[in-house]
Predicted 3D model of a 73-nucleotide RNA (transfer RNA) from a Candidatus Thorarchaeota archaeon. Rfam family: tRNA. Gene Ontology term of the family: triplet codon-amino acid adaptor activity. The same sequence occurs in records of 2 taxa. The RNAcentral record of the sequence draws on ENA. Taxonomically the source falls in Candidatus Thorarchaeota (Archaea, Promethearchaeati).
RNA sequence: GCGCCGGUAAUCCAGCCUGGUAAGAUACCAGCCUCCCAAGCUGGUAACCCGGGUUCGAAUCCCGGCCGGCGCA
Numbered sequence: 001g002c003g004c005c006g007g008u009a010a011u012c013c014a015g016c017c018u019g020g021u022a023a024g025a026u027a028c029c030a031g032c033c034u035c036c037c038a039a040g041c042u043g044g045u046a047a048c049c050c051g052g053g054u055u056c057g058a059a060u061c062c063c064g065g066c067c068g069g070c071g072c073a
Stems, first nucleotide, its partner, number of pairs: 001072007010026003020056001028044005049065005
């Protein structure tokens, strides 16, 4: 330099192909339960790497860039 894969909450990840309310787990906070703690149950806070384009509407499609991984040279 070229190609491929990936980037979503504090952490791990689904959703992307086929555009329409962003799911789950852990963690955190509150409540319930318990003599207390842990566990369990309920609720809550919190996210689409950046810029542009297409579209009524973009995490998703297109273009450019940044970061990480793998391969080739």